A computed fold for a 1461-nucleotide RNA from an uncultured prokaryote, annotated as small-subunit ribosomal RNA. The sequence is in RNAcentral, with records from ENA. Its mean pLDDT, the model's own confidence on a scale to 100, is 85. Rfam family: Bacterial small subunit ribosomal RNA.

RNA sequence: AUUGAACGCUGGCGGCAUGCCUAACACAUGCAAGUCGAACGGUAACAGCAGAGCUUGCUCUGGCUGACGAGUGGCGGACGGGUGAGUAAUAAAUAGGAAUCUGCCUAGUAGUGGGGGACAACGUGGUGAAAACCACGCUAAUACCGCAUACGCCCUACGGGGGAAAGCGGAGGAUCUUCGGACUUCGCGCUAUUAGAUGAGCCUAUUUCUGAUUAGCUUGUUGGUGAGGUAAUGGCUCACCAAGGCGACGAUCAGUAGCUGGUCUGAGAGGAUGAUCAGCCACACUGGGACUGAGACACGGCCCAGACUCCUACGGGAGGCAGCAGUGGGGAAUAUUGGACAAUGGGGGCAACCCUGAUCCAGCAAUGCCGCGUGUGUGAAGAAGGCCUGAGGGUUGUAAAGCACUUUCAGCAGUGAGGAAAUGUUUAAGGUUAAUACCCUUGAAUCUUGACGUUAACUGCAGAAGAAGCACCGGCUAACUCCGUGCCAGCAGCCGCGGUAAUACGGAGGGUGCAAGCGUUAAUCGGAAUUACUGGGCGUAAAGCGCGCGUAGGCGGUUUGAUAAGUCGGAUGUGAAAUCCCUGGGCUCAACCUGGGAACUGCAUUCGAAACUGUUCGACUAGAGUAUGGUAGAGGUAAGUGGAAUUCCAGGUGUAGCGGUGAAAUGCGUAGAUAUCUGGAGGAACAUCAGUGGCGAAGGCGACUUACUGGACCAAUACUGACACUGAGGCGCGAAAGCGUGGGGAGCAAACAGGAUUAGAUCCCCUGGUAGUCCACGCCGUAAACGAUGUCUACUAGCCGUGGGGUCUUUAGGCUUCAGUGACGCAGCUAACGCGUUAAGCACCCCGCCUGGGGAGUACGGUCGCAAGAUUAAAACUCAAAGGAAUUGACGGGGGCCCGCACAAGCGGUGGAGCAUGUGGUUUAAUUCGAAGCAACGCGCAGAACCUUACCAGCCCUUGACAUACCGAUCGCGGAAAAUGGAGACAUUUUCCUUCAGCUAGGCUGGAUCGGAUACAGGUGCUGCAUGGCUGUCGUCAGCUCGUGUCGUGAGAUGUUGGGUUAAGUCCCGCAACGAGCGCAACCCUCGCCCUUAGUUGCCAUCAUUAAGUUGGGCACUCUAGGGGAACUGCCGGUGACAAGCCGGAGGAAGGUGGGGAUGACGUCAAGUCCUCAUGGCCCUUAUGGGCUGGGCUACACACGUGCUACAAUGGCGGUGACAAUGGGCUGCGACCCUGCGAGGGGUAGCGAAUCCCAAAAAGCCGUCUCAGUUCGGAUUGUUCUCUGCAACUCGAGAGCAUGAAGUUGGAAUCGCUAGUAAUCGCGUAUCAGCAUGACGCGGUGAAUACGUUCCCGGGCCUUGUACACACCGCCCGUCACACCAUGGGAGUUGGUUUUACCCGAAGACGGUGUGCUAACCGCAAGGAGGCAGCCGGCCACGGUAGGGUCAGCGACUGGGGUGA
Repeated sequence: AUUGAACGCUGGCGGCAUGCCUAACACAUGCAAGUCGAACGGUAACAGCAGAGCUUGCUCUGGCUGACGAGUGGCGGACGGGUGAGUAAUAAAUAGGAAUCUGCCUAGUAGUGGGGGACAACGUGGUGAAAACCACGCUAAUACCGCAUACGCCCUACGGGGGAAAGCGGAGGAUCUUCGGACUUCGCGCUAUUAGAUGAGCCUAUUUCUGAUUAGCUUGUUGGUGAGGUAAUGGCUCACCAAGGCGACGAUCAGUAGCUGGUCUGAGAGGAUGAUCAGCCACACUGGGACUGAGACACGGCCCAGACUCCUACGGGAGGCAGCAGUGGGGAAUAUUGGACAAUGGGGGCAACCCUGAUCCAGCAAUGCCGCGUGUGUGAAGAAGGCCUGAGGGUUGUAAAGCACUUUCAGCAGUGAGGAAAUGUUUAAGGUUAAUACCCUUGAAUCUUGACGUUAACUGCAGAAGAAGCACCGGCUAACUCCGUGCCAGCAGCCGCGGUAAUACGGAGGGUGCAAGCGUUAAUCGGAAUUACUGGGCGUAAAGCGCGCGUAGGCGGUUUGAUAAGUCGGAUGUGAAAUCCCUGGGCUCAACCUGGGAACUGCAUUCGAAACUGUUCGACUAGAGUAUGGUAGAGGUAAGUGGAAUUCCAGGUGUAGCGGUGAAAUGCGUAGAUAUCUGGAGGAACAUCAGUGGCGAAGGCGACUUACUGGACCAAUACUGACACUGAGGCGCGAAAGCGUGGGGAGCAAACAGGAUUAGAUCCCCUGGUAGUCCACGCCGUAAACGAUGUCUACUAGCCGUGGGGUCUUUAGGCUUCAGUGACGCAGCUAACGCGUUAAGCACCCCGCCUGGGGAGUACGGUCGCAAGAUUAAAACUCAAAGGAAUUGACGGGGGCCCGCACAAGCGGUGGAGCAUGUGGUUUAAUUCGAAGCAACGCGCAGAACCUUACCAGCCCUUGACAUACCGAUCGCGGAAAAUGGAGACAUUUUCCUUCAGCUAGGCUGGAUCGGAUACAGGUGCUGCAUGGCUGUCGUCAGCUCGUGUCGUGAGAUGUUGGGUUAAGUCCCGCAACGAGCGCAACCCUCGCCCUUAGUUGCCAUCAUUAAGUUGGGCACUCUAGGGGAACUGCCGGUGACAAGCCGGAGGAAGGUGGGGAUGACGUCAAGUCCUCAUGGCCCUUAUGGGCUGGGCUACACACGUGCUACAAUGGCGGUGACAAUGGGCUGCGACCCUGCGAGGGGUAGCGAAUCCCAAAAAGCCGUCUCAGUUCGGAUUGUUCUCUGCAACUCGAGAGCAUGAAGUUGGAAUCGCUAGUAAUCGCGUAUCAGCAUGACGCGGUGAAUACGUUCCCGGGCCUUGUACACACCGCCCGUCACACCAUGGGAGUUGGUUUUACCCGAAGACGGUGUGCUAACCGCAAGGAGGCAGCCGGCCACGGUAGGGUCAGCGACUGGGGUGA
């Protein structure tokens, strides 16, 4: 784009078309083929007329008339109408042909004379239920049969012979008449015949679907002669003879199918299709058969057989909608049991007329095409309502309402074409005729003829009045938001959407598209160059046969002439009409109808051209081949020979191991191995040479010699003269393994055995070991048989190797040299990789092969094979991919380089004990919640007795503990004390103190409290996977990117890689790159040195003074805190590339980033946090909110993390006027004094602090203890106290006395640390009423070790492989188990179809005939001719028996395959 469509929702009108695609299933009922009285005998019905009878409205009579049932006869029922079952050719289409027939029709010629005998109807009788039939008798004809005649016709032996007919009607002047007519004429008919037209039959060529898993078919088969038969040719049929005919250019067989003009699609070429209309064919319940006829083997005829249905008195009969309607059934699905012959056409008839489900109309159906309408203009308050919202508004939307108009269509009423031409009647002219009858032609007048039809069209009336839906809105694809739902419900053409913010589901609002339709489904073509003729491919994506020889076929060098098959041009015929196209016309337009033209790309005939192809007569040598001379070679086959090595055997020497492996063991060996020497046997393979070297078609070929033999190459001549190339089938060769027979068997070695390895080890490793490997003969016929690249030929830059020839110079070397074999590379090609004179470039010829992945190179069938198996080769089903090349990452038990307390080297720990603390688990009314490898677990928590607190139990409140707004009341409030009830919150009461502000003077305003009502408050409720912010981590690792340019089809690359160097993508050099940004470094803070400024609360060298820097004085020093300086590889030497840098040295307080801190690139982990805060959405609202008391977060069989204290002598205990730093202090630090054993208590000075206080620093030093569960260790428990606090029971810290547990250095494993570090020692602070073994800080003492980068972990750069990209915690293979699906095999079984042989043999025509019957003709008669019936014969439908082929269904069991969270 389209449809004979169907389904869903919806539906106003008209025109024109179309309407059982399925069951060629079965059919009730009605109709669809009759007509002619001008062929005939007649008169059953109707009407008229005449007559008779009489009961005056009946009966009877008369074919007399109009007419006409049944019958004889004629013509027509062979047309028209339906359907598509069959049919792959007996058909169709196109173009031809000769051996034919043809009713009615047209034209011509010649006739139409005279006789005869019957049969229906009818009557009588009979049989039967019916259908129907029998017997006898009567009768007519245009029915039937002779005779006569025969122009032309037919047959012929060319002499001759044969054969026809029918009448009927109209009119009529003479003449005749038996009054019927004869006769004349006209018309219709009849006979014979010639031609035409029309129709039909036959023959030929070409074309017409699929399958080769259908390869051979055929006996009347192919041809001939003769005969028969037909309208006619012909094996059409028969007899005889011959052995042909068809087939890879697809016979035969199987499946499917009516064919065509056309239709749909497409740019075309094509592809699909064959409804309506038109041409042809076939069929008419199924099968067979003939009759009649001009025509049939006959849709509404006949006979027979069969199935089915109906009637029946059971004896027997009837029927055929694939005609029009209609019914049942089938189906997704397809109409009225309508009107009319008015028109067109058909049959009959002289005609009138009759018949006509052909046809014309109407009805039903949006089934399609076309047209029209459902209003038009104005109208902003941008109404209401709906929806959304950022709450302002936006949108629906000029849409509506309102106002002003119009009236198509539908409705009602009226008017009203065209489709109608004829026929008939009357009449005029002409023709015919004897004729002014009749008849025919033309004209005039006249009477009529319409189913549709309530027609079309026109006019009037009324009123916006009666008339809009459907699909879609994630992308493709025009059109977006809200709500609901929550991987549910559902959607989906493909991709895919849905797991709590869905533009994708459902609804709504809005929008988009089409519109009386719109969607969906089905189907065809297109896009699809996705079967490629036009117009594709085959190195790696699917695809080159393993290789050659060669048949058919295809294709083929130069040239002369001829020819004209192909080719090209002209003409003629045909290519039906319709359709398509162009151009006119008619319906108001259009659809539709119609005139003309063009076209129908084809076929045939004919004329011409001769370039090319073909054919043919000749010629040529450039392709190809032959001859001569040389060359190289693991080319092949056979025979023989050789040495090295392994093994075995024999002997000698010799002694304890050998062998084997990662390490071992099995194995061999004291019966003497291994080792070594000598000799022998036997088999197999041929080191070095050896080489991207050689040869061969490929497989393949490797010691040497000989024999036979194939091919290639080179050089120079001679010869043949296109002999060439390719190659479907075919034939041959064809590694390894395997098979058969017979040999052989040293080594090696499937299977097998043992030993190891391992979780296991039917593997890898070891020790053994059989087929086999070897030879001969015969099979197999496959390989990643690979260059994954078919063969042949020509053309298209080079350069460098290498083996064989030739040639020139000749040491060398060179060549436009020939044919091989390799590497690189231009043009060109390629998706890229790559190929590149050895093409995958550019071309010609031929062959083979491919068409998404899986199923599957499988099943079945065929062929081959001894087998193994090979070859040929599907389908169902299933998926939306499979695949190629390249890119970026990630990964690797890949490689290279480098770094890090990563390992190593060291020091100290953890893991064992007790306790503290956190977590898990368990428990509980609750044990609130979060954090989960590193990167959760002394984490949030810088501090849970109440509070905190979020949890639990109980008791209370409901505009609320808190905010804003409204109304009313009051003028406040607030503070202190007390009482009662209660667990308390809270409620009630009393006393005391204190009592608003402004002003326009008004309960006006502000403020406060109480009460009320509503908006709202409130939520540590959920979602960190909706978020912001903040944080962790890789990682303080050195990386991460951009602009421009360049390269690439592109993803991308380059830069950023490389050579050095660095802590560093730090710097230098190089470079199709040049620059830049975020990171690194530096800038910042602090410590370390110096200078300077300033000296109080700090300091004190000098001078005084004191118990004391206490005071005077000073600020030099220390210190404090401001500002500066200093370090930059700057200098020297070496090294490096004259670089960057590195190494060493000097100087310096400090040396190569001086130590420490802050600082964290692009990003990763949906990392953590909704319980800090903020926040979207959801949820709760007398509760998931708020208040209170008590409890819980502190539980305890257990497990883990982080710590503290220890296990002791580097120690414990006792003593002791050594020395710090950071900090903190008013609800505070608190000196000092008194007191208590002590924690502490009672007084109180000083200090908001460089001034006073906390504050004692501790390790240190001295003494003692002497290796033990202790003078170690301190848990646990008892008891008495202290402090804080409303309150220490659950549940604080501390002190005294007493008690004195485990623990004697910790398994596997594991952590930290590289210098003022580890280790060790104490001190301070935050939180805090109180509570630290934690956290954050401070100083004191103060080590050991680092060879080095192999390994473990993590990271960086380059490179490589990849089937990974959620990225190795990836991907993914097979069995088994379960479910489902399709399929192969299968004992068999059921059915279809086809075939062979035989049996049966209805009806029928043909042939025969001895029987019976018999009107016309012949015959005087007998009889004959002829006919009918019977009988016989062959042919033959249906049916039967037996056996094959083939297809399909089912099938216990069984095989593999596919799919599944």